[in-house]
The RNA shown here (Bacterial large signal recognition particle RNA) has 270 nucleotides and comes from an Acidimicrobiia bacterium. Its mean pLDDT, the model's own confidence on a scale to 100, is 80. The model forms 93% of the base pairs in the Rfam consensus.
RNA sequence: UCGUGCUAGGCGGGGCGCUAGGGGUGCCCUAUUACCCGAAACCCUCUCAAUGCGGGGCUGAAUUCCCCGCCCGAGGAGCAACGGCUCAUCGAUCGCUGUUGGUAACGCGGUGAUGACGGUUGGGUCCUACGCGACGGGAAAUCGCGAAUCGAGUCAGGUCCGGAAGGAAGCAGCUCUAAGCGAACCUUCCCGGGCGCCGUAGGAGUGCCUGACCCGAGCAGGCAACCAACAACGCGGUGAGAUUCGAAUCUCCAACGGCGGGGUGCACGG
Numbered sequence: 001u002c003g004u005g006c007u008a009g010g011c012g013g014g015g016c017g018c019u020a021g022g023g024g025u026g027c028c029c030u031a032u033u034a035c036c037c038g039a040a041a042c043c044c045u046c047u048c049a050a051u052g053c054g055g056g057g058c059u060g061a062a063u064u065c066c067c068c069g070c071c072c073g074a075g076g077a078g079c080a081a082c083g084g085c086u087c088a089u090c091g092a093u094c095g096c097u098g099u100u101g102g103u104a105a106c107g108c109g110g111u112g113a114u115g116a117c118g119g120u121u122g123g124g125u126c127c128u129a130c131g132c133g134a135c136g137g138g139a140a141a142u143c144g145c146g147a148a149u150c151g152a153g154u155c156a157g158g159u160c161c162g163g164a165a166g167g168a169a170g171c172a173g174c175u176c177u178a179a180g181c182g183a184a185c186c187u188u189c190c191c192g193g194g195c196g197c198c199g200u201a202g203g204a205g206u207g208c209c210u211g212a213c214c215c216g217a218g219c220a221g222g223c224a225a226c227c228a229a230c231a232a233c234g235c236g237g238u239g240a241g242a243u244u245c246g247a248a249u250c251u252c253c254a255a256c257g258g259c260g261g262g263g264u265g266c267a268c269g270g
Stems, first nucleotide, its partner, number of pairs: 001270006009059003012030005020047005035056004065263007075253004082246002085241007094234002097231007107223002110219002118214008126203006132196002135192006142183004151176004159168003
C1' cells in the first nucleotide's frame, strides 16, 4: 500500500411536558429515506452521572465513526415595554340609540259651516247651612192578651151586724183596665248620619261635563320631519389594575445544512 474477514462504533437529533434528576412512550420541529419486533402515563427504565430496557437485523475503520472551532437558523422556551381587556377621570359632539322640551300648518293622519278658534252667559259636578224624603233606632196611637193577694165595677155561695125590716165587708166567677207582652205597618212625634239621577240659599272654581247667544275659518305636537338640551355607548387623552389573549426588542436552547482542522482498531495474505 492492496485484498479478504472481523471488532469498536453507527443505524437519528432537538424542543416542550413529565421527573429528585437522565432517557422512553406523549405533543411539536427537522432530511423527498429517521431499521424490525415487544412492553410502557395513576406508566417503562436508569443514576453520582444516568443519554433508554428486552430480542433481532443491516452497515462497518472512513465522503459514512468520534472530537474541536466557525457560519446558517426550521423550531422552541423565558423576561417583558406595549396592545386587546377592566376601572377611574377628563375631553370631543362625527356616528348610533334614547329621554325631555319646542316648532310650521297641505309631510301623514284627525277634526271643523251638523259652525273651528275666540267672546258673553247659565247649569251640573265640589263645600256649607236649612228644608223634604228614604233608611235605622225609639216612643205614641190601633187591635189583642194580661192582676190568687198589694186595681176598678158587679158580686152566686158563704160570713158578719140586727128581734125584724134591712144593711156591711167581700172569696170565686164575669167585665174593664195598670205594669208588661204580642200583632199589623195605614198614622204622629223624637233622635241619628260616609243615605238622595230632591228643594232653597250662600260659597268655591275653570279641573271636567253640558245648554244658549255672538263671530265666521280654521284648530292642534297624535306620528313622521326639524331644532335645542341631556343621558348612555362607540371615539380621543391621562392614570391605575388584572394576567384570560397577543406580543416588538432582548436572553437562552437548538435540529437540518455548510466550511475548516484533528483523532481512531484487530487478524490473515500479497
NCBI's taxonomy places the organism under Bacteria, Bacillati, Actinomycetota, Acidimicrobiia.
Rfam family: Bacterial large signal recognition particle RNA. Rfam classes the family as a non-coding RNA gene. Its family is annotated with signal recognition particle, plasma membrane targeting and SRP-dependent cotranslational protein targeting to membrane, signal sequence recognition in the Gene Ontology.
The RNAcentral record of the sequence draws on ENA and Rfam.